RNA sequence: UCUCGACAUUAGCAAAACCGGUGAAAACCGGUGACGCAAAACUAUAGGGGCUAACGCGUUAUACGAUGUAUGCGGCGCAAUGCCAGCCAGUUGCCGAA
Numbered sequence: 001u002c003u004c005g006a007c008a009u010u011a012g013c014a015a016a017a018c019c020g021g022u023g024a025a026a027a028c029c030g031g032u033g034a035c036g037c038a039a040a041a042c043u044a045u046a047g048g049g050g051c052u053a054a055c056g057c058g059u060u061a062u063a064c065g066a067u068g069u070a071u072g073c074g075g076c077g078c079a080a081u082g083c084c085a086g087c088c089a090g091u092u093g094c095c096g097a098a
Base pairs, nucleotide, nucleotide: 004096005095012037013036017032018031019030020029021028022027035086041091042090043089047088048087049084050083051082056078057077058076059075060074061071062070063069064068
């Protein structure tokens, strides 16, 4: 230095839930709280994968009486430069037993 990860050392982070807030939502921020984490540090159109669907598009429904047009925003579908890194991954890093 690389690999590796200990009933080691110095530190660290913070799941769920609850309260308050932001957001259409996914989710995020703060407080309390610890399920756990050897990277639970950073990286999100420029690696993969997943979540949501506001705006939009199509369709359904209704009216006109039509190779379609208009309306409604109720249902269904598509769709992310929105969101997730505590899903895999990439990059960087503390310590030094076996």
Molecule: c-di-GMP-I riboswitch aptamer
Organism: Paenibacillaceae bacterium